A computed fold for a 1543-nucleotide RNA from an uncultured Gammaproteobacteria bacterium, annotated as small-subunit ribosomal RNA. The coordinates come from a structure-prediction model, not an experiment, and the mean pLDDT is 85.
RNA sequence: AAAUUGAAGAGUUUGAUCCUGGCUCAGAUUGAACGCUGGCGGCAGGCUUAACACAUGCAAGUCGAGCGGUAACAGGAAGAAGCUUGCUUCUUUGCUGACGAGCGGCGGACGGGUGAGUAAUGCCUAGGAAUCUGCCUAGUAGUGGGGGAUAACUUGCCGAAAGGUAAGCUAAUACCGCAUACGUCCUACGGGAGAAAGCAGGGGACUCUUCGGAGCCUUGCGCUAUUAGAUGAGCCUAGGUCGGAUUAGUUAGUUGGUGAGGUAAUGGCUCACCAAGACAGCGAUCCGUAACUGGUCUGAGAGGAUGAUCAGUCACACUGGAACUGAGACACGGUCCAGACUCCUACGGGAGGCAGCAGUGGGGAAUAUUGGACAAUGGGGGCAACCCUGAUCCAGCCAUGCCGCGUGUGUGAAGAAGGUCUUAGGAUUGUAAAGCACUUUAAGUUGGGAGGAAGAGCAGUUAACUAAUAUUUGACUGUUUUGACGUUACCGACAGAAUAAGCACCGGCUAACUUCGUGCCAGCAGCCGCGGUAAUACGAAGGGUGCAAGCGUUAAUCGGAAUUACUGGGCGUAAAGCGCGCGUAGGUGGUUCGUUAAGUUAGGAGUGAAAGCCCCGGGCUCAACCUGGGAAUUGCUUCUAAAACUGGCGAGCUAGAGUAUGGUAGAGGGUGGUGGAAUUUCCUGUGUAGCGGUGAAAUGCGUAGAUAUAGGAAGGAACAUCAGUGGCGAAGGCGACCACCUGGACUGAUACUGACACUGAGGUGCGAAAGCGUGGGGAGCAAACAGGAUUAGAUACCCUGGUAGUCCACGCCGUAAACGAUGUCAACUAGUUGUUGGGUUCCUUGAGGACUUAGUAACGCAGCUAACGCAUUAAGUUGACCGCCUGGGGAGUACGGCCGCAAGGUUAAAACUCAAAGGAAUUGACGGGGGCCCGCACAAGCAGUGGAGUAUGUGGUUUAAUUCGAAGCAACGCGAAGAACCUUACCAGGGCUUGACAUCCUCUGACCGCUCUAGAGAUAGAGUUUUCUCUUCGGAGACAGAGAGACAGGUGGUGCAUGGUUGUCGUCAGCUCGUGUCGUGAGAUGUUCGGUUAAGUCCGGCAACGAGCGCAACCCUUAUUGUUAGUUGCCAUCAUUAAGUUGGGCACUCUAGCGAGACUGCCGUUGAUAAAACGGAGGAAGGUGGGGACGACGUCAAAUCAUCAUGCCCCUUAUGUCCUGGGCUACACACGUACUACAAUGGUAACAACAACGAGCAGCUAAGCCGCGAGGUGGAGCGAAUCUUUAAAUGUUACCUCAGUUCAGAUUGCAGGCUGCAACUCGCCUGUAUGAAGCAGGAAUUGCUAGUAAUGGCAGGUCAGCAUACUGCCGUGAAUACGUUCCCGGGCCUUGUACACACCGCCCGUCACACCAUGAGAGUUUGUAACACCCGAAGUCAGUAGUUUAACCUAUUAGGAGAACGCUGCCGAAGGUGGGACAGAUGAUUGGGGUGAAGUCGUAACAAGGUAGCCGUAUCGGAAGGUGCGGCUGGAUCACCUCCUUA
Repeated sequence: AAAUUGAAGAGUUUGAUCCUGGCUCAGAUUGAACGCUGGCGGCAGGCUUAACACAUGCAAGUCGAGCGGUAACAGGAAGAAGCUUGCUUCUUUGCUGACGAGCGGCGGACGGGUGAGUAAUGCCUAGGAAUCUGCCUAGUAGUGGGGGAUAACUUGCCGAAAGGUAAGCUAAUACCGCAUACGUCCUACGGGAGAAAGCAGGGGACUCUUCGGAGCCUUGCGCUAUUAGAUGAGCCUAGGUCGGAUUAGUUAGUUGGUGAGGUAAUGGCUCACCAAGACAGCGAUCCGUAACUGGUCUGAGAGGAUGAUCAGUCACACUGGAACUGAGACACGGUCCAGACUCCUACGGGAGGCAGCAGUGGGGAAUAUUGGACAAUGGGGGCAACCCUGAUCCAGCCAUGCCGCGUGUGUGAAGAAGGUCUUAGGAUUGUAAAGCACUUUAAGUUGGGAGGAAGAGCAGUUAACUAAUAUUUGACUGUUUUGACGUUACCGACAGAAUAAGCACCGGCUAACUUCGUGCCAGCAGCCGCGGUAAUACGAAGGGUGCAAGCGUUAAUCGGAAUUACUGGGCGUAAAGCGCGCGUAGGUGGUUCGUUAAGUUAGGAGUGAAAGCCCCGGGCUCAACCUGGGAAUUGCUUCUAAAACUGGCGAGCUAGAGUAUGGUAGAGGGUGGUGGAAUUUCCUGUGUAGCGGUGAAAUGCGUAGAUAUAGGAAGGAACAUCAGUGGCGAAGGCGACCACCUGGACUGAUACUGACACUGAGGUGCGAAAGCGUGGGGAGCAAACAGGAUUAGAUACCCUGGUAGUCCACGCCGUAAACGAUGUCAACUAGUUGUUGGGUUCCUUGAGGACUUAGUAACGCAGCUAACGCAUUAAGUUGACCGCCUGGGGAGUACGGCCGCAAGGUUAAAACUCAAAGGAAUUGACGGGGGCCCGCACAAGCAGUGGAGUAUGUGGUUUAAUUCGAAGCAACGCGAAGAACCUUACCAGGGCUUGACAUCCUCUGACCGCUCUAGAGAUAGAGUUUUCUCUUCGGAGACAGAGAGACAGGUGGUGCAUGGUUGUCGUCAGCUCGUGUCGUGAGAUGUUCGGUUAAGUCCGGCAACGAGCGCAACCCUUAUUGUUAGUUGCCAUCAUUAAGUUGGGCACUCUAGCGAGACUGCCGUUGAUAAAACGGAGGAAGGUGGGGACGACGUCAAAUCAUCAUGCCCCUUAUGUCCUGGGCUACACACGUACUACAAUGGUAACAACAACGAGCAGCUAAGCCGCGAGGUGGAGCGAAUCUUUAAAUGUUACCUCAGUUCAGAUUGCAGGCUGCAACUCGCCUGUAUGAAGCAGGAAUUGCUAGUAAUGGCAGGUCAGCAUACUGCCGUGAAUACGUUCCCGGGCCUUGUACACACCGCCCGUCACACCAUGAGAGUUUGUAACACCCGAAGUCAGUAGUUUAACCUAUUAGGAGAACGCUGCCGAAGGUGGGACAGAUGAUUGGGGUGAAGUCGUAACAAGGUAGCCGUAUCGGAAGGUGCGGCUGGAUCACCUCCUUA
């Protein structure tokens, strides 16, 4: 100087958030096991399972100094024999050392093992009195004198054996009397009872002697009696000591008393009698489980779990029972009996007990050697030496744990090789290796070498005892000797990097990443989850991370987990307040004084074993480990003190509580009576054809007179208005009026009692509706039921009827969303306002003001809350008591108990299963929610489609193929702006294989073209023709042919791997950000609100202020005009012509450049002095003038791999490529889009007029001529404001006259034309003939708001040819819009939500299938503990006819006392029988439950979920469910009433 330095979180519910709440992980630990791996040492540990069975060996003996003795060994002595005369052999002898067996003593009750039983006869802590205690210590007194047996042994007999039995001999420290009795015990106080054993050593006198010795003395060890101690043991008391109440009553020796017996001792321990007690909600009894503790593990602690090793206690020893012996046992290696099992057997009978140490089998995931030694420590016996000791000390096996060490160190860049990755450059493995220079711990070889040893024997010296220098003992000295471990630890030497690294992991939690393979497969996984062709998650590799002779996994405990909350949680909505009172036990309790000292506090004492933990030291080289001292052991007991607080006792007080008394309000309760309105029914009158009912109807009623109306009567039920977030009641609940009975509350003033109070487990009472029983009653309503509707169905919603019931009396039931989802009582903590019932006070006496009290409401501060919200009526701050909760489902279910007539209620689990279930709030989306607004969305109109024929696309079907794609809007005259071949991707057949196409290499030489033959052609063959370009003369290049390989090629797959492009919501007005502010947060605000707009357009306001992408504008076109320009355009004037044809001109038209113009600019009104709207003026045009281009953030895994590009996969003599022919054009059918029509607003014929956009050289093509015509011929003009080049509807005239027609034109025949190698499949056109359907189109549905619809023609692209399609152009040219209720789509705000893949969402139940656990079940079977009875072993105790009997007594045929055996009785284990109880297993069948990618039926719930939902109850139905009655809001929407806030 120290001994109490100690507290971490994460993942997972959601689109996201906060909370609640479970699951999971990170830590530590283990008597562990398994997988992979494994160098050394130290210290520990090692059957957790079958208290299962055990072969073999050992684990308890010892004493000859207790005894008789001598089987074995050794020695001696004596005798005999043999001979190598000092040896051998034989016989005898207990003579000696010793010693088998035996008698006797002590010890086998310790030590060692195990944890079956035991919830208290146990254990722990603290006490106690009625006890015993061998050996040990101390003290006192003794140790005298006799007797009779018996084992061993000998001899018989029986038996296989174990063993038994009979006769005979013998000893003792064995046994029994007698004597004595300090103390001891008993007692009636007189007295009585009761002991003993010797042995060994030594010894000088004396005595005896069988000559060995004995007596005697002494020392030691014993023995007897007794006292005290110590140790050990027995007994009693209190407190503590697991779970279950689905175990609530248990108990007859039971509880107590008296007496007796019994015990070492108390005691119902046992018995007789008496009494009726005893235990139990502070948990008895019963059931299950379990040895307890110090401690161990964990934890910050409090706790929780545990009870291996070590230590204390208990219990047990094959299972059950019993006693004997003994100081001690009811005895692990003792006895007896019963049972099971094993072994021996001559079948008669015997033997055995490893839960001692080793070991074996078995069980099991799993746990060691049949080792050494008594050297040390300890134990037993002995005087001792010694003997025994599987206790113990050591060694062996095992990484089972903890601790320590090592597997090298330094240097070394060519950053080697190899591996892996790669953007192909490089990066990484990596100073790692190699190489160079060192070191030698450990392992190995070799040499040395402590300590554990103290003692013991022998000898000597000395002290004590003693008469003694004996003996014995102690101390000292000398000497001899004792080690299993052990080839020890340790120290030295030698050699050489030599002999020594693995395991797990790498998606997040959690440190550590890439490649390949696989393709929802194989597999992984602790939780979340990963894997369906680019997997950091599977498997492998490279690399990395962590730990390391170990590393992971599994199992288990604590922790984290404040998810059982004492420390330290909650209950309005998350799980959770009993439906509400009264009240018992219990808990808690106002104020003053006194007293006490139980609680409390302080101090002292005892105890709290040691070990362990902790602190300070010490010892092993360190550490683990060992060791000394301390601290601690938070506890219990006891003594003393204090007296504030709590408790007890006593005496008071009045503020809590209550009583008396005066008032007040009230749907408080019960009973009896009375009343009017209404419904219904009946009677009568009037009256006539309907009534009733609904979304619309029908069933129903009515000409037999309904409904309606008037009068009368009957009967039952309920009480409009008043009426109110008003009143009363504990809650349920209570509503006309009157009377009676009755409970409570509030209030005023005084008096009284004097804590009488609060809460309340059990208990008890009340308790809506429905329901039940008995008896009434029954108007209306109305489960069930019937009918009518609706519907796919409709066991419903709607309608018409209608029975229980609803009502009354009496009795049950006992539950509801029995709710304020908020237990009762008390105190404290800002206010404002309303209202109900009292009271006080003031005045201006009023519908007044101020104050107070008891209720009842609304808002709101602090505070609280996860938020919502609560907020003096708390969900705030506190106190008292009770009830309840601990993830979701299974389930408020099963079984059991209790209650009930039943329905059912109450109490109340488990297996199994999931990783969530849930609360509040947020953002979206959605609603058969609401509000506002917009759109050809509806409405108002016009024209259509849907019907016909044809064209075209699609589906389907067919086919060798009918290539592929597109699929609601947003596929379907779409890709395709044009399939006869080609295209072409498809099919059949015939060919090619470095290829039809690209690049590279080698060789050859032209190539191309042309002719002929074969062939369907591709192609093949023959021939002909020709001899490329450049050049530095080396060669190079293009082209063609041949060859080899790299490669080409793919309209093959995946649009769900992609780029790009596109559609759509939608030209809808939206989508966001920065900073700030608010909110725990997701988020909100801004962006909402009031106006306005086409518009998030603008204005105003505002915790917001600003900004971005969108809107608008800028761009193109069109409408007006100016100016510039004037050919191919134009022509007013002049001239000219058939003709702007020409001259001339550029005024006009027109063309195309540049400008102007329009901005709510101006006026008025409205509006808020705004934005803006309306009207007007001017103007070619007026409120974005018309049209176009332009498409925010995003949605649809939208479309496209077949435009193109592209990752990956696939094909490679084919999925590539070439060719011929075919197909894409098929045809019972269905749909979309168009064209033409159905005619007179028309058709036909003739004549006449007016455009614009455009196109043209492989082109448009004129005039002329031929042809009825398509067309042919022809070849002027035009690369085009010049040529091609004529619009048609329209107009005028004529005919047709309402018909399948002079409408319509399909279809088909014949004859022609054009393009093109080719017109059959399969083109277009012409002429002629033919002349189909169609007479205005059902349900349904489309477009369009003005130069629009409708209608008419023209042009272009594609194109050899082919246009009813598409894209443009111009001509003619309307009707209607009241308006926003409704349909559709969209925008904003708000509301509900169980949706978030977002309503094409979610989700419920039956049925069917598979699997799993579980309940019931005729029963079957096993076990447990009691009970009743039977039988009754061994044995104690008791009794005793009988048999036997050494010691003592009497004393002699013997008897007695006593004893043994036998017998009997009580008790008594196992066994048997019986009826029940409890528990487990199993069981045909059956009930519900759970789980399971794509089963069936419906759609109950979530939105007003399409009938609001839910709770209780009753009834009905395939099912969710429907309906009745009562209740709740945890219901949307609208309206009304009331109240509040602000002004």